[in-house]
RNA sequence: UCAGACGGCCGGGCGGUCGCGGUCGCCUUCGGGCGGUCGAGGAAAGUCCGGGCUCCACGGUGAAAUGGCGGCGGGUAACGCCCGCCGGGGGCGACCCCAGGGAUAGCGCCACAGAAAGCAAACCGCCCGAGGCUUCGGCCGAGGGUAAGGGUGAAAGGGUGCGGUAAGAGCGCACCGCGGGCCUGGUGACAGGACCGGCAUGGCAAGCCCCGCCAGGAGCAAGACCGAAUAGGGACCGCGCGCCCGUCCUCGGACGGGCAGGGCUCGCCGGCCCGAGCGGUCCGGGUAGGUCGCGAGAACCGUCCGGCGACGGACGGUCCAGAGGAAUGAUCGUCGCCCCGGAGCAAUCCGGGGGCACAGAACCCGGCUUAUAGGCCGUCUGAUCCG
RNA sequence: CGGAGUGUGGCUCAGUCUGGUAGAGCACCGCGUUCGGGACGCGGGGGUCGCAGGUUCGAAUCCUGCCACUCCGA
Numbered sequence: 001u002c003a004g005a006c007g008g009c010c011g012g013g014c015g016g017u018c019g020c021g022g023u024c025g026c027c028u029u030c031g032g033g034c035g036g037u038c039g040a041g042g043a044a045a046g047u048c049c050g051g052g053c054u055c056c057a058c059g060g061u062g063a064a065a066u067g068g069c070g071g072c073g074g075g076u077a078a079c080g081c082c083c084g085c086c087g088g089g090g091g092c093g094a095c096c097c098c099a100g101g102g103a104u105a106g107c108g109c110c111a112c113a114g115a116a117a118g119c120a121a122a123c124c125g126c127c128c129g130a131g132g133c134u135u136c137g138g139c140c141g142a143g144g145g146u147a148a149g150g151g152u153g154a155a156a157g158g159g160u161g162c163g164g165u166a167a168g169a170g171c172g173c174a175c176c177g178c179g180g181g182c183c184u185g186g187u188g189a190c191a192g193g194a195c196c197g198g199c200a201u202g203g204c205a206a207g208c209c210c211c212g213c214c215a216g217g218a219g220c221a222a223g224a225c226c227g228a229a230u231a232g233g234g235a236c237c238g239c240g241c242g243c244c245c246g247u248c249c250u251c252g253g254a255c256g257g258g259c260a261g262g263g264c265u266c267g268c269c270g271g272c273c274c275g276a277g278c279g280g281u282c283c284g285g286g287u288a289g290g291u292c293g294c295g296a297g298a299a300c301c302g303u304c305c306g307g308c309g310a311c312g313g314a315c316g317g318u319c320c321a322g323a324g325g326a327a328u329g330a331u332c333g334u335c336g337c338c339c340c341g342g343a344g345c346a347a348u349c350c351g352g353g354g355g356c357a358c359a360g361a362a363c364c365c366g367g368c369u370u371a372u373a374g375g376c377c378g379u380c381u382g383a384u385c386c387g
Numbered sequence: 388c389g390g391a392g393u394g395u396g397g398c399u400c401a402g403u404c405u406g407g408u409a410g411a412g413c414a415c416c417g418c419g420u421u422c423g424g425g426a427c428g429c430g431g432g433g434g435u436c437g438c439a440g441g442u443u444c445g446a447a448u449c450c451u452g453c454c455a456c457u458c459c460g461a
Base pairs, nucleotide, nucleotide: 001383002382003381004380005379006378007377008376009375010374012335013334014333015332016331017330018329020039021038022037023036024035025034026033027032041358045369046368048367049366050365051364052363053219054218055217056216066215067214068213069212070211071085072084073083074082075081086100087098088097089096090095101210102209106208107207108204109203110202123150124149125146126145127144128143131140132139133138158176159175160174161173162172163171177199178197179196180195182193183192184191185190223292224291225290226289233283234282235281236280237279238278239277242259243258244257245256246255247254248253249252261274262273263272264271265270299318300317301316302315303314304313305312306311336356337355338354339353340351341350342349343348388460389459390458391457392456393455394454397413398412399411400410407444415431416430417429418428419427437453438452439451440450441449
């Protein structure tokens, strides 16, 4: 200098003017006004996990069912998060990735191709070969052996080499791999060592399942308090509930019919309807609406201590949005960065205009994931050059 | 704000549970039939299975994360 790896941070600054929301104080003609103070984020997002908080449920129940998690040890209020380590994989390296328990508990699946795909299998090939033919060179061949070679497939029942054999084969041996118990180290996952076993049953559990661990359900539209108008419900008070006949019984009313009465149609006739409730006071439930829940917290900043680290502890300091479909903005000046034009060999200078990402609180907190123009800092790796 | 569900040719849907060559109807194109059109018959084309990553020999299907749309709750 170039190319990269990891970790952390900022994400427009300052000033003027006008405006918006909360809150405090004062004034008020009750409409508001003036002044002070505070006013988005690292993700406020997705709502994917874990909690706080609230209500419901709660005998068996620390169950079953269902869902989730899964190397080991720690951190944490808790977690599927974080840290350290182990094992496997990738990279020259810094470093990165892994849903990383169990496949002899059982069930299921392995399409196509291929002879054979799960109690393995003989298509080609290789070897033995009764017997037959022969131009004596060989050829055909019943029946067997063989998983070393070819071919198919994602996968063909350890790999390489030597020996061995008719040809072969863990058939024998060496190394590697695998399995078993033992010893040593480590809290542990696991690592190392020697010994034994010729190898004996491939993959899929992000298929069912088994093992271990975790979880009761809903969510601030949770929930608590106050509470109209209107219409229901209840209690009490006042007024009213006509006459005749019939039926019924709980003997005071109900039902049916007729007459009288009332209302509507201007009046009459005719027709239709009503014919037992009406008014007031009080109580109770719920609705609209209002108040709380609602922000001093697993909070933030600084120093020191413990720990490799996640994190924990001590001391000191700070108060930091909260309302309702929802305020946090606009403009001017200047500076920073980017784009455009001009000048200059270049560094750079001048001019004017535009832009400065993603986005945006709605009960709160810890994580994860996703979006994010541009820029800064630190540690480390590889290559090249110079000394 | 909270809670459910769905994305497959141009349209409406199967297939996903239990992984193995992507299908049906309508629509489109060509030919036949007809004087011509429709209907009918025969043949054909057309799909990143919403996007990305993972598990697996193999993913529309299983898992994870995003995106879009629909529905429900005072």
The prediction has a mean pLDDT of 77. Predicted 3D model of RNase P RNA and transfer RNA as a complex of 461 nucleotides. It holds a member of the Rfam family "Bacterial RNase P class A". About the family: Ribonuclease P (RNase P) is a ubiquitous endoribonuclease, found in archaea, bacteria and eukarya as well as chloroplasts and mitochondria.